[in-house]
Molecule: small-subunit ribosomal RNA
Organism: metagenome
RNA sequence: AGGGUUUGAUCCUGGCUCAGAGUGAACGUUGGCGGCGUGGUUUAGGCAUGCAAGUCGAAAGCGAAUGAAUAGCUUGCUAUUCUAUUAGCUUGGCGAACGGGUGAGUAUAAGCUUGAUAAUCUACCCUCGUGUGGGGGAUAACUCCUGGAAACGGGAAACAAUACCGCAUAAUACAGUUAAUCGCAUGUUUAACUGUCAAAGAUGCUUGUUGUCGCAUGAGGAUUAGUCAAGCUCCUAUCAGGUUGUUGGUGUGGUAACGGCGCACCAAGCCAUAGACGGGUAUGGGGACUGAGAGGUUGGCCCCACACACCGGAACUGAGACACUGUCCGGACACCUACGGGUGGCUGCAGUCGAGAAUCUUCGGCAAUGGACGAAAGUCUGACUGAGCGACGCCGCGUGCGGGAAGAAGGCCCUCGGGUUGUAAACCGCUGUUAGGAGGUAGCAAUAAGCGGAGUAAUCCUCCGUGAUGAGUUAAACUCCAGAGAAAGUCACAGCUAAUUACGUGCCAGCAGCUGCGGUAACACGUAAGUGGCGAACGUUACUCGGAAUCACUGGGCUUAAAGGGGGUGUAGGCGGACAGGUAAGUCAGUGUUGAAAUCCCUCGGCUCAACCGAGGAAUUGGCACUGAAACUAUCUGUCUUGAGGAUAGCAGGGGGGUGUGGAACUUCUGGUGGAGCGGUGAAAUGCGUAGAUAUCAGAAGGAACACCGGUGGCGAAGGCGAUGCCCUGGGCUAUUCCUGACGCUGAGGCCCGAAAGCGUGGGGAGCAAACAGGAUUAGAUACCCUGGUAGUCCACGCUGUAAACGAUGAACACUAGCAGGAGUGGUUACUUCGACCUCUCUUGCGUAGCGAAAGCAUUAAGUGUUCCGCCUGGGGAGUACGGCCGCAAGGUUAAAACUCAAAGGAAUUGACGGGGGCUCACACAAGCGGUGGAGCAUGCGGUUUAAUUCGAAGCAACGCGCAGAACCUUACCCGGGUUUGACAUUUACGGAUGCCGCCCCUGAAAGGGGGUUGGCUGCUUCGGUGAAACGUAAACAGGUGUUGCAUGGCUGUCGUCAGCUCGUGCCGUGAGGUGUCAGGUUAAGUCCUUUAACGAGCGAAACCCCUGCCGUUAGUUGCCAUCAUUAAGUUGGGGACUCUAGCGGGACUGCCGCGUAAGUUGCGAGGAAGGUGGGGACGACGUCAAGUCAUCAUGGCCUUUAUAUCCGGGGCUACACACGUGCUACAAUGGCUGGUACAAACUGAAGCUAACCCGCGAGGGGGUGCAAAUCGGAGAAAGCCAGCCCCAGUUCAGAUUGCAGGCUGCAAUUCGCCUGCAUGAAGUUGGAAUCGCUAGUAAUCGCGAAUCAGCUACGUCGCGGUGAAUAUGUUCCUGAGCCUUGUACACACCGCCCGUCAAGCCAUGAAAGCUGGGGGCGCCCGAAGUCGUGAGUCUAACCUUAGGGAGGACCACGCCGACGGUGAAACCAGUGAUUGGGACUAAGUCGGAACAAGGUA
Repeated sequence: AGGGUUUGAUCCUGGCUCAGAGUGAACGUUGGCGGCGUGGUUUAGGCAUGCAAGUCGAAAGCGAAUGAAUAGCUUGCUAUUCUAUUAGCUUGGCGAACGGGUGAGUAUAAGCUUGAUAAUCUACCCUCGUGUGGGGGAUAACUCCUGGAAACGGGAAACAAUACCGCAUAAUACAGUUAAUCGCAUGUUUAACUGUCAAAGAUGCUUGUUGUCGCAUGAGGAUUAGUCAAGCUCCUAUCAGGUUGUUGGUGUGGUAACGGCGCACCAAGCCAUAGACGGGUAUGGGGACUGAGAGGUUGGCCCCACACACCGGAACUGAGACACUGUCCGGACACCUACGGGUGGCUGCAGUCGAGAAUCUUCGGCAAUGGACGAAAGUCUGACUGAGCGACGCCGCGUGCGGGAAGAAGGCCCUCGGGUUGUAAACCGCUGUUAGGAGGUAGCAAUAAGCGGAGUAAUCCUCCGUGAUGAGUUAAACUCCAGAGAAAGUCACAGCUAAUUACGUGCCAGCAGCUGCGGUAACACGUAAGUGGCGAACGUUACUCGGAAUCACUGGGCUUAAAGGGGGUGUAGGCGGACAGGUAAGUCAGUGUUGAAAUCCCUCGGCUCAACCGAGGAAUUGGCACUGAAACUAUCUGUCUUGAGGAUAGCAGGGGGGUGUGGAACUUCUGGUGGAGCGGUGAAAUGCGUAGAUAUCAGAAGGAACACCGGUGGCGAAGGCGAUGCCCUGGGCUAUUCCUGACGCUGAGGCCCGAAAGCGUGGGGAGCAAACAGGAUUAGAUACCCUGGUAGUCCACGCUGUAAACGAUGAACACUAGCAGGAGUGGUUACUUCGACCUCUCUUGCGUAGCGAAAGCAUUAAGUGUUCCGCCUGGGGAGUACGGCCGCAAGGUUAAAACUCAAAGGAAUUGACGGGGGCUCACACAAGCGGUGGAGCAUGCGGUUUAAUUCGAAGCAACGCGCAGAACCUUACCCGGGUUUGACAUUUACGGAUGCCGCCCCUGAAAGGGGGUUGGCUGCUUCGGUGAAACGUAAACAGGUGUUGCAUGGCUGUCGUCAGCUCGUGCCGUGAGGUGUCAGGUUAAGUCCUUUAACGAGCGAAACCCCUGCCGUUAGUUGCCAUCAUUAAGUUGGGGACUCUAGCGGGACUGCCGCGUAAGUUGCGAGGAAGGUGGGGACGACGUCAAGUCAUCAUGGCCUUUAUAUCCGGGGCUACACACGUGCUACAAUGGCUGGUACAAACUGAAGCUAACCCGCGAGGGGGUGCAAAUCGGAGAAAGCCAGCCCCAGUUCAGAUUGCAGGCUGCAAUUCGCCUGCAUGAAGUUGGAAUCGCUAGUAAUCGCGAAUCAGCUACGUCGCGGUGAAUAUGUUCCUGAGCCUUGUACACACCGCCCGUCAAGCCAUGAAAGCUGGGGGCGCCCGAAGUCGUGAGUCUAACCUUAGGGAGGACCACGCCGACGGUGAAACCAGUGAUUGGGACUAAGUCGGAACAAGGUA
């Protein structure tokens, strides 16, 4: 410090997510030791048991038991003493208000910080004063009687006090009056006078003005506490008004004390958008966690404060409580009970139940620290201190160290060579932490009493010395013993993110924080091995902060990503021009004080280190007070004119309102003319019309809108405004610089305006036109088109208040290059206009800097600044629900959540696509010629059938394709019969000379099985054998046309012989990318030229190669033959001239002329055999189609191994209702048949081609010549030409089918071959929709050859030549392609994407007759305890008394208030609810086709 994730890629916006740190944690796996911490976060739910607050005999009263001793004697009793200053009970004092627990309640309360108390109290403690005199009456315990189950009482008698009560005395106390002083308003302080109020004793001694501890009364201190004020302190406005003791006053009461704190009366206030009131949530702080910080979150342990003590209420006592382990009352719950009545309160320490993911011992001790009481000893203390339990956290230590390679075994991987685990182990040598065993003791302990000493008048007191006491502790340290012995796991390994292989699994099982993995080769699942991380722990989950600048103070935005209010006016508020002076609120500086301690930080120090602990410092960023400064802000005073406004003179304008007027068009009506249609559409129909339409003329009526001018022209705040006259009226601009003197800007709420549609009332209604009706279109058509047509559109008044109300751009001010226009004044020049120039205002286009993600904006900013307002914070749910407000309604406004997704989105890029555009090309169309589709047959495919009909190929680019040859073989399929190391390869071991070839026999369909043999064959040899080969047995293995072409290589098809596809460097862009490769021309071509931020280059195109066309040359055999000779014949001699053959060359390059800058086109102009790549072929860029092929071959994985291998016989691949493709032959006269006759090229031949000759009608047979071929053979070319017949018919066309007779090949022709002859003579008379090929030696037509091959299904395929056209010179359309451009929501790329209803499942949620529950108020009723008040009924020790009584007290009664409870009406919140509404998500469901391209109606 960042990373992953939206895309084909990019930049941006934006969310989700990860890496870090933390926790009072929990869960999973694992677990050696110690130290220090920490541990009921949930039910403030209920609690058994024990303990947690007592103490004082030096304030008092009473006072045992037991034991011992002694004495008496009735020897088991009594008495006395000690125990005994005892236990215990009671009065009294102090404490019990601390300590300990918990966080339920509590939101202006409490708390925190700082102040105030001139408005207060404070027991115990300290200091300084004064006093402590003299009396009185009771009472508890105890005793006796008595009630009750108990708890607990009742009565009688007696007695004590530091208990209680008078009296005396008394102040600087308290109260009052007066005066003075001071201050800060009430007031303070001082002085004088008057009045009022106290007490208790105990103990000790050296017995006294004694000490100590007390008591009373004052003053001061200290420490608590009370009260008040200011500032700060969560969410919610879908809580906007709240309040009646409320706000204030007067009086009175009350309190320690101010105060509506309470009461009576008076007034009507008080609080609130700077958020009152209400609702929700919550103890607050020091601090803790995190963070660079600012902040955010949090308040467990420790400390401070507050609140609470089963729930609610109340007071009493007291210095202090409205009291955790006190009292009273009400309630719920639990327990005891003799049923009458009682008792209880763990949110103290342990412990228990419950609920929960979850949180400990019913431990030791007062040794230390602290507390209560006491003079003290001491007692009490679940505070505390220790131990125990829990890896809950932090820290430390260990589980060994060194050597050790045959790199052991085993595991895993493997290319089988090896690699890795791994110096790891074994083994050798050491060490001895921890645990274990045996020992062992420091420190926590200071002092108390007492004793000794010093000071002192002193026994007091102070100081010094001495001096008991240890829970922990069977502990730590330390010493010794033994011995590597007892001590390692967990998570991860696709990317983020360090670390990979194998097997298993096969969208299954599963993983997953995000992206995402898994559908047979998973580095992502599971296991193993290996590796990485951390380590007594490691992971997971939950939560907080961070990253997140993702609420932005530091530190964000709003044209298009979320986001500017529709517009104005203006209130509060915020902000505000120039100069001078004052003040000092903000601001700044200094000083003082506070900000508790702990924590954090720094420096030292103590535990062996660390954690932990101690000391000192710093910090505590803050508050308050005082002093000062005066620039800025503020405020006050005075002035100014530039902001703003006014005045005067002009100007432009569809600015607004009202009321008139006008013409064109339209419709209707009336009349005339006229006579069959009109209208409407893509085409039609509905509709209108002989009852006279449309058309046309004239007239009348009506309503609405205002052509041309008209313009990125004008006006207005926006909405908006357009004929024209008049009236009323708002704003703007210019000029003058005359007046006022900051009067300004913005603007939450408020108020006003606000298109269209809509609503109310009343009018109006020509045209247009939702709804509606009809006609079309269509699969449907509730649409688009057509014919009609009502609301409405118009007017008046009222409502609605919304729009893509848009410049998607709030208002105001200032500043920051220019250029070119338009509109409105004014000015200078000219002066006559046109014009030129200048200034101000409005407006349009381009553009620099700058800004921006980019597109773009750019003085009218989206630049640079200031001020104010509004708004945004992922997508969906949703601008929806609920609530409020507004509205007549429709609806508007304000405005969520659950749930769900990992995206949604902006701009730009490259492609692809478009029923977008432009340019161009192609037998693409058109123009032609001939076909296919109809028939028969051949052939392939589908389907069906079958035991099998083997398999593959599937739009173009499968279908006469693999197959250039299925009768057996082929053959992969089926049936049957055999074989199992195998039909074939390699290796090893063993066996016996077994062996091989030939022949023979038996069995069998064959394969195979069984047997015979005097035949033939085998290397080396030391003749013993051995070895090759073969055989048999056994083991490795062979074999597979089994599977996966979506694991592959290779090969191939296709787009397409289309002109494209790229690179280097440079330049442009944040980038994807662009440029180059675009543009203008040109070309068959990204071919070339010109221009040019591009310059060059590569793969393609072209060329190079082959064939063909002309010429030359070389060479002439097997070819040729003009001349010479010769023959039946180029047969032979001869010849190289010619043809031909096959080598080498030449030739064509727009070179020349015209046009054009050029490229190049054109004239074909010339020449030329050939003219603009001459014709043809081979050659196929980057890539696309997971195209085809595992059955050519090769090959990974998988499968099979007496079978999916292999051999054999037979069958099948040839089936046949049917459908399709490709062909052949035809339908005939441009023909058929018969006869005669002419001219090729290319190819092929030895298991071959085969001649002559003979036989056969023929296929063919016989025959055996020549030829491994320019020599011989196949071999006759056919159409053509010359004759003849046929005469338009199902024929002398056509030949299918069938019969008979033959031939050939072959082991074999039945399934299932070809050919011949004779006979038979089917369909078919030119082929529907549709569709194919071809642009010249082409189409069409004619024959010839070859491969495969025994033969053949060939009419196929591949070649060869013969004859030989027509048409087009165009690009509108169909198909395909290229380039440029445009739109895009597509990128698996339009066979794309995607919307809505319906149906199904599931989830959350709204409404709903209601139902249930809850908290909080309000009214009324009841009214416990209790305080206060009143009464004087009953009782009554202290004091007074005139002895009657009184004062005072207690009880009782009543009154106010008053908890619980009851009741009533209403509001709110939550749950639930038949049914219902929409929403989200789900597999490939249904119906359509709304959006994205002009998305087919933008």